[in-house]
RNA sequence: AUCGGUGGGUGAGGCGGCCGCGCCCCGAGCUUGUCCUGGGGUGAGGAAAGUCCGGGCUCCACAGAGCAGGGUGCCCGCCAACGGCGGGGCGGAGCAAUCCGACGGACAGGGCGACAGAAAAUAACCGCCCUACGUUCGCGUAAGCGUACUGAGGGUAAGGGUGAAAAGGUGGUGUAAGAGACCACCGGUUCGUUGGGUAACCGACGAAGCCGCGUAAACCCCACCCGGAGCAAGGCCCAGCAGGAAAUUCAGGAGUGGCUCGCUCCGUUGAUGGUGCACCAUUCACGGUGAACCAAUUGAUUUCCGGGUCGGCCGCAUGACCUUUAUGGCAACAUAAGGGCAAGAUCAAUGGCCGCCCGCGUUCGGCAUUGCCGCUUGCGGCGAUUCGGACGUGACAGAACCCGGCUUACCAUCCACCGAUCCUU
Numbered sequence: 001a002u003c004g005g006u007g008g009g010u011g012a013g014g015c016g017g018c019c020g021c022g023c024c025c026c027g028a029g030c031u032u033g034u035c036c037u038g039g040g041g042u043g044a045g046g047a048a049a050g051u052c053c054g055g056g057c058u059c060c061a062c063a064g065a066g067c068a069g070g071g072u073g074c075c076c077g078c079c080a081a082c083g084g085c086g087g088g089g090c091g092g093a094g095c096a097a098u099c100c101g102a103c104g105g106a107c108a109g110g111g112c113g114a115c116a117g118a119a120a121a122u123a124a125c126c127g128c129c130c131u132a133c134g135u136u137c138g139c140g141u142a143a144g145c146g147u148a149c150u151g152a153g154g155g156u157a158a159g160g161g162u163g164a165a166a167a168g169g170u171g172g173u174g175u176a177a178g179a180g181a182c183c184a185c186c187g188g189u190u191c192g193u194u195g196g197g198u199a200a201c202c203g204a205c206g207a208a209g210c211c212g213c214g215u216a217a218a219c220c221c222c223a224c225c226c227g228g229a230g231c232a233a234g235g236c237c238c239a240g241c242a243g244g245a246a247a248u249u250c251a252g253g254a255g256u257g258g259c260u261c262g263c264u265c266c267g268u269u270g271a272u273g274g275u276g277c278a279c280c281a282u283u284c285a286c287g288g289u290g291a292a293c294c295a296a297u298u299g300a301u302u303u304c305c306g307g308g309u310c311g312g313c314c315g316c317a318u319g320a321c322c323u324u325u326a327u328g329g330c331a332a333c334a335u336a337a338g339g340g341c342a343a344g345a346u347c348a349a350u351g352g353c354c355g356c357c358c359g360c361g362u363u364c365g366g367c368a369u370u371g372c373c374g375c376u377u378g379c380g381g382c383g384a385u386u387c388g389g390a391c392g393u394g395a396c397a398g399a400a401c402c403c404g405g406c407u408u409a410c411c412a413u414c415c416a417c418c419g420a421u422c423c424u425u
Base pairs, nucleotide, nucleotide: 001421002420003419004418005417006416007415008414009413010412013357014356015355016354017353018352019351021043022042023041024040025039026038027037029035030033045396049407050406052405053404054403055402056401057230058229059228060227069226070225071224072223073222074088075087076086077085078084089103090101091100092099093098104221105220109219111215112214113213125160126159127156128155129154130153131152133151134149135148137146138145139144168186169185170184171183172182173181187211188210189208190207191206192205193204194203195202196201234314235313236312237311243305244304245303246302247301248300249299252266253265254264255263256262257261272295273294274293275292277290278289279288280287321340322339323338324337325336326335327334328333358394359393360392361391362390363389364388365387366386368385369384370383371382372381373380374379375378
C1' cells in the first nucleotide's frame, strides 16, 4: 500500500433566529376554570420496531402426584430469569485473523429413503463357482467320462453396472469360487489402565473382529423446565338512566325559545281531559251555557341508599436505574465508595420556516498542476486534483406499565485491535 476480520462509539448533520405543541414549577388576573396570561425547566431510540424468549408487577386458581401439551438438549460459569451472555471442548469453512453449528439417543420400537438400480437392509441383474438332475453332441462294448446350454438346483458380496448413499480399506491365507471366515497393517468403535483438565474432552499404553447403511428443527425414547390471564392487569371517585327507602303532595294546563333549563299567559272564584243529562242556537252538522260525576295516585316532587355506565384519578416513572473510580475475575459479571434523576401523552405532544456552514449527487464555469492519447512539436482532446456558482438531497424509524435479551431495518462517519500478501528501510 492493497485485500480481509473483530469489537465499540456517534447518528432529527452543525450553529443562529422566528413561530408552535405536551408535561412540571413559579407569579399575575378574573367570570375560580385543571380558565387565561407571563416567565423558567424539560421533552423519543439504538433499534422506541417485530412481539420471538425471559422476568418484575397485578388479578385469578392452587393438597400432592401423574397424564396430556409445549419448550430446552456438549461442559463450566454469569444472571432475577432465559432459548440470553462469557469462557472452554468437539465438528465444519478459511492460508490466516476469524466465522458457523438444536452439538443427547438410529442394537427400545415402528416409519421413510425421489430417480436410477437386481437390491435402500432377511441384498444375487450381469459375472464367478459347484452339482451332473434334464437336454445336445462326442468317445466308449458297457459302466462311465467329457463338451455345450436364454435349462434345473445351489454357493458366492472378489469384479462390473446404478445411486447422494451398496454392508470398513489394502495385502495375504484360505476356498470349487468366495467372504473378517482367518491373519498382518491402517481406520473406526467399545472396554481397561494411566497422564492432563472442575468438566466437556484430549493424550499414551493395552485388549476385543466389536465394524451394527442413512434419517430424530420426522414419529418416538431419555433427561431437565413450564398453573392461567394480562396495564383493556388491578384499585379509587362518580353525572345521567334504571332500582330501593323515607317525607311531602291529590291542580295543573297552554304557548314560546337557544328545550335535564328558562320566559310569558290562564287557572284554587276549580282550569284541563272524559262521561251522560238539562237548556239555548242551528235546515242538519259543528257549537254555546249550566250544574253533576269520573280520571290523571301503578303518578309527581324532594332527600337519602347500594351497585355502577359515560367521564375522571391512581397504577405511571427511584429503577434487577445511569455514571465515575477502586477491588476481584481471562471474561460475562460481582462488590464497595462517590455523583446523578433523565419523556409520561391518551383523536395521543416531542414540530415547522428562514439564514449561514457541512456532507453527498447532478450540472456549469475558471485557473493552475499533473496523467494519457493524437499529431501540425506546441497546440488540441479526454480524465484526475483544486476553486467558485446553481439546483437537488440529509439513513432506518418514532415511546404508550417497566426491565433483560434475541431478531430484523439503517445514509454516513469515527476509534481501537488483529490477519494475509507485496514493497521499502